[in-house]
RNA sequence: AGAGUUUGAUCCUGGCUCAGGACGAACGCUGGCGGCGUGCCUAACACAUGCAAGUCGAACGGAGUUGAAAGGAGCUUGCUUUUUUCAACUCAGUGGCGGACGGGUGAGUAACGCGUGAGUAACCUGCCUUUCAGAGGGGGAUAACGUUCUGAAAAGAACGCUAAUACCGCAUAAGAUUGUAGCUUCGCAUGGAGCAGCAAUCAAAGGAGCAAUCCGCUGAAAGAUGGACUCGCGUCCGAUUAGAUAGUUGGCGGGGUAACGGCCCACCAAGUCGACGAUCGGUAGCCGGACUGAGAGGUUGAUCGGCCACAUUGGGACUGAGACACGGCCCAAACUCCUACGGGAGGCAGCAGUGGGGAAUAUUGCACAAUGGGGGAAACCCUGAUGCAGCGACGCCGCGUGAGUGAAGAAGUAUUUCGGUAUGUAAAGCUCUAUCAGCAGGGAAGAAAGUGACGGUACCUGAAUAAGAAGCCCCGGCUAACUACGUGCCAGCAGCCGCGGUAAUACGUAGGGGGCAAGCGUUGUCCGGAUUUACUGGGUGUAAAGGGAGCGUAGACGGCAAGGCAAGUCUGAAGUGAAAGCCCGGUGCUUAACGCCGGGACUGCUUUGGAAACUGUUUAGCUGGAGUGCCGGAGAGGUAAGCGGAAUUCCUAGUGUAGCGGUGAAAUGCGUAGAUAUUAGGAAGAACACCAGUGGCGAAGGCGGCUUACUGGACGGUAACUGACGUUGAGGCUCGAAAGCGUGGGGAGCAAACAGGAUUAGAUACCCUGGUAGUCCACGCCGUAAACGAUGAUUGCUAGGUGUAGGUGGGUAUGGACCCAUCGGCGCCGCAGCUAACGCAAUAAGCAAUCCACCUGGGGAGUACGUUCGCAAGAAUGAAACUCAAAGGAAUUGACGGGGGCCCGCACAAGCGGUGGAGUAUGUGGUUUAAUUCGAAGCAACGCGAAGAACCUUACCAGGCCUUGACAUCCCUUGCAGAGGUAUAGAGAUAUAUCCGAGGUUACCAAGGAGACAGGUGGUGCAUGGUUGUCGUCAGCUCGUGUCGUGAGAUGUUGGGUUAAGUCCCGCAACGAGCGCAACCCUUGUGAUAUGUUACUAACAUUGAGUUGAGGACUCAUAUCAGACUGCCGGUGAUAAACCGGAGGAAGGUGGGGAUGACGUCAAAUCAUCAUGCCCCUUAUGGCCUGGGCUACACACGUACUACAAUGGCGUCUACAAAGAGCGGCAAGCCUGUGAAGGCAAGCGAAUCUCGUAAAGGACGUCUCAGUUCGGAUUGAAGUCUGCAACCCGACUUCAUGAAGCUGGAAUCGCUAGUAAUCGCGAAUCAGCAUGUCGCGAUGAAUACGUUCUCGGGCCUUGUACACACCGCCCGUCA
Repeated sequence: AGAGUUUGAUCCUGGCUCAGGACGAACGCUGGCGGCGUGCCUAACACAUGCAAGUCGAACGGAGUUGAAAGGAGCUUGCUUUUUUCAACUCAGUGGCGGACGGGUGAGUAACGCGUGAGUAACCUGCCUUUCAGAGGGGGAUAACGUUCUGAAAAGAACGCUAAUACCGCAUAAGAUUGUAGCUUCGCAUGGAGCAGCAAUCAAAGGAGCAAUCCGCUGAAAGAUGGACUCGCGUCCGAUUAGAUAGUUGGCGGGGUAACGGCCCACCAAGUCGACGAUCGGUAGCCGGACUGAGAGGUUGAUCGGCCACAUUGGGACUGAGACACGGCCCAAACUCCUACGGGAGGCAGCAGUGGGGAAUAUUGCACAAUGGGGGAAACCCUGAUGCAGCGACGCCGCGUGAGUGAAGAAGUAUUUCGGUAUGUAAAGCUCUAUCAGCAGGGAAGAAAGUGACGGUACCUGAAUAAGAAGCCCCGGCUAACUACGUGCCAGCAGCCGCGGUAAUACGUAGGGGGCAAGCGUUGUCCGGAUUUACUGGGUGUAAAGGGAGCGUAGACGGCAAGGCAAGUCUGAAGUGAAAGCCCGGUGCUUAACGCCGGGACUGCUUUGGAAACUGUUUAGCUGGAGUGCCGGAGAGGUAAGCGGAAUUCCUAGUGUAGCGGUGAAAUGCGUAGAUAUUAGGAAGAACACCAGUGGCGAAGGCGGCUUACUGGACGGUAACUGACGUUGAGGCUCGAAAGCGUGGGGAGCAAACAGGAUUAGAUACCCUGGUAGUCCACGCCGUAAACGAUGAUUGCUAGGUGUAGGUGGGUAUGGACCCAUCGGCGCCGCAGCUAACGCAAUAAGCAAUCCACCUGGGGAGUACGUUCGCAAGAAUGAAACUCAAAGGAAUUGACGGGGGCCCGCACAAGCGGUGGAGUAUGUGGUUUAAUUCGAAGCAACGCGAAGAACCUUACCAGGCCUUGACAUCCCUUGCAGAGGUAUAGAGAUAUAUCCGAGGUUACCAAGGAGACAGGUGGUGCAUGGUUGUCGUCAGCUCGUGUCGUGAGAUGUUGGGUUAAGUCCCGCAACGAGCGCAACCCUUGUGAUAUGUUACUAACAUUGAGUUGAGGACUCAUAUCAGACUGCCGGUGAUAAACCGGAGGAAGGUGGGGAUGACGUCAAAUCAUCAUGCCCCUUAUGGCCUGGGCUACACACGUACUACAAUGGCGUCUACAAAGAGCGGCAAGCCUGUGAAGGCAAGCGAAUCUCGUAAAGGACGUCUCAGUUCGGAUUGAAGUCUGCAACCCGACUUCAUGAAGCUGGAAUCGCUAGUAAUCGCGAAUCAGCAUGUCGCGAUGAAUACGUUCUCGGGCCUUGUACACACCGCCCGUCA
């Protein structure tokens, strides 16, 4: 000293939370010792028991006990009893002093109670100190005691006796008090002090001692101590408490008191207090101090100390120096106890202790040894004050639980990538030491002569053993400290943010680590951080916050110059500010805590000497602030009266006929009883077009036709007058839009409510047709608005530029005017400065000053209650409980918008052909099943994984088997061992047997065995790699440096053009660069060159045939090149980029096609291609086998094939491809079969041979519009082929059968040229299986005006309360 938390991110505002310190604490876990402190904060609740205030016989009479002496009596002659005297001791009573101190508590008290400083000339003071003066002589009682009586008791009564330092007169009076008349002196006043005269009143006690003397007694004066009263200042919250007060305020006269005083009383007057907060309500003992804080402050008032108050509750007095009295009295009340029911007793907020309350707070201890107190002459007695001990880690402080060495880095534990790493020099081991505790011995100070509770304590010494002595909290961030396992939004954690839904550093446990340590955490409270109440030290345009506006009272603040005073201010001195505490320096307990000594501080108050700048006050001035006068012009400023035209509606009359009106479209409505339209006349009310303007006026609200009357203010000019007269303004008063209210008018238009018609899912709305209050006037209320510039009023200062309206001065020109200067308005732009930013910027939100108002997280709530106002509506004032961790401002980047602009795409439109209807094929859903294995799910799953499920595949189901295993590595043992064949049993795996026997030699191999391990298409694609889809082949996505911004970010990448393109050009605080675009690659289209077989054939020969010779021209093939670049021309454009048109060219503006997919998005898909973390199974979730299933079938969807026919079907004849494949293969040819095919078999590992007839097309013929010579499903029969095997479940062939279907609803898909459409061919997979997929060629169109609309996308801009980003957010009702 700060940190976390609002957001995707940022800055700000703002609250919440944390880190610190403290405690009379409590709770949880744990606990070795000592010292010093400290301990009912709650029930001022109730108390059993014991103790806490007595003492004095040297004040007094007496009683008792003991002893001694003397006498008497009795007799058991040494005992009992009695009397007197003496001594000692004890005791009730009278008397004295003390019980007013000490001790406890904080209920009450907001007060002269407390604190501080003064005053008493208005007072008292026992014991103590000093001084002065005294103590003469009498008297009468009374307790105790005795007798009697009452009562249960507590107590009491009557009669009788007696003493005093008890009580009462008298004498004396230095003196005191009172009265009275004087003198001196002092004081702020009332008045005080001193001196002296007269008059009156007022004292006393003795005791001890042989004595000296001592202790007492009385009066007076003074001191000291202690108290009493008065005053200044300070002392909590509430105005939702604004008026309070009759002894109240004062006076005169009395009473009372120690003393002043309405303290009390009689009379008189009507005062007194209060927004500087009276009164009332709530809360509270106050202070020194304590805690915290940098301080200022805030909180607090335990222990210690000062003061106050109280003693079960309330009241009262008595005694006394002192009380209205904690352990005294009386009365009342409640409670408790005793009782013979008549009556009595009691007061722990003393020390212990008990019950109760409570989260919670100790022993019914020892001693008067010390310190102090009471009594006493003293000895001494009393003292729960006090000194000590006990209990409690409650706090502070100190000490210990060992030290050194010790690496095989032991074992164990945890973890691991299995190598290791950590615990960790830690332990063990070795060598030492003994602080504390324990044992033994000695043994204090505290005590001045005696006396020690503490206490055999502190302390010292000795011996012996590492022995007896460590826990608690935390480890996601804040905040120091990380891993494993368990759990799986469960259990739980949490101070805030937040963790936990299967890999949790946040839960629980363990290992490890961090912190503190005999404690550690938690809870509670206070201060701090919080400048978050801001005096130091905040704000109010938009975050909370300027009153709607003006006038003005109190108050606050106030111009220039001079003099006086000295209240504030400054300075010197004095008093006080108790002690303790705090700070500094010493010192004593071994240290520290703690104690002691000295100093400082205690920021304050009071008194006093001085200063006079500033504030204040006062005196006399000034003119600059302010005001007045005079002269001018401007204006929707206000009030009242009058006048005017246009429009609307209505009425009357005319013309005129079928509609009018209204809307997005309609309808309600009006109209043949004559509307709308039009003409003329009339009536009524309201508002004033154009001018008109960020123009004017007004304090604001507000003010608009014209004229008149009355009237307010501002402005300019002038400088005659006054002389600070000013500013602001709590309360107060006035004004105050619209709506609303009251009374009375008025009512044309408009128009809440209301009615009807539409719209709609509904439509109590928007739209339409009507329509009443109201709007208008007069008078009176209301008193609020986004009453806004969301910006209080006033004054001064601080760059410029420009416009507008009002005035004045000057200049130049003069027929219009312009320029310069200045004053006061209304606007815009902009510098400095300010601001969180936006923005403000001489009309400040700048720099300063004065005054007022207001704010302190969001919600609850401008609500409730109370009060005031109002006729009402309502207005003003204005909370709390509870709840949240945010709410909010400005700006940024995205995303979004049924916002805007620009642009693109088979996106729409224009076209062609389909899908959706039928049958079949195929995939999916659903259902079914023992199983119908699994995955894929909008586009971007669904002829998808699967380029091919009869077995296998296969992962699924049923059954039968195996358990180191079908497969990999390692180890041991055995081996003439033996793959394979054959036979038997079995569904097979497998088992058994036999013979044949390839091959092989010391390890390949096989069998057996043990365990490490294998194995898993088991789970998690939300733990992953890799791969892929999609936006999208869309034109975007970024970076470095610089610059701008507090920052997120911006700029660049935006702008003007252009492009398919962030393609290019220009401009520009940007300049460059990267990934994308394009190009480079493949293919196709043209040509050249080279080569020329298996390809080709023009010429020459030859053949049935490029068959052969031959050729290297052509085609073709394979290579290598060329070609296209907006290169050329014209135009447009900005002289650019580029576009348009043209030439040439095989090809022209990317020539066509392909490969190529930026940053990223979708937790997109895949753990079942593969790889892989973690979890799970291990005689099974692994492995082998047989059979079944993946092919099921009411149904729904997707994708295809074939059709519905004549642009066609069928038959015969006939022409033209490309690209591929082939040895477990393609197969010519010949033969057989109607055919699928079969048999034999040439050629070819292929520019040579084969598949291999291309089909649509062409020619001819037939069918003639029909469920057909269309269509071919389905079914029957017979076959072919593949294969171990076609039943579930293959393809094909032949014959027969001949279903639906006659162009397809809503909806929807593809395609822009060699494209769509149509036609066939090939290949991969494959034993066999193709309507699927991937390729190939053949024939070969139509249309595009255009970008309004649909979908998707790109760029700029705008709004946003969205950021999981509109499938968002969010409001209300109900559950």
Predicted 3D model of a 1375-nucleotide RNA (small-subunit ribosomal RNA) from an uncultured bacterium.